[in-house]
RNA sequence: GCCUGUGGCGCAGUGGUAGCGCAGAGGACUCAUAAUCCUUUGGUCGCGGGUUCGAAUCCCUCCGGGCCC
Numbered sequence: 001g002c003c004u005g006u007g008g009c010g011c012a013g014u015g016g017u018a019g020c021g022c023a024g025a026g027g028a029c030u031c032a033u034a035a036u037c038c039u040u041u042g043g044u045c046g047c048g049g050g051u052u053c054g055a056a057u058c059c060c061u062c063c064g065g066g067c068c069c
Stems, first nucleotide, its partner, number of pairs: 001067005008022004016053001024040005046062001048060003
């Protein structure tokens, strides 16, 4: 100097009520297990401040991670 930080994990969301997959819980199916299907829990969006009617999103400081000089 550049990139990045969003549920337990991997990621979307680029100004207008935060989502998907996996995992977790309950149920269906089965003699039973797995697979499959249905329902469902879980996130003050790294901290603080600013702009805005409104910020995960734009701006600034800091903190953590990665890369380069």
This is a predicted structure of a 69-nucleotide RNA (transfer RNA) from a bovine gut metagenome. Its Rfam family is "tRNA".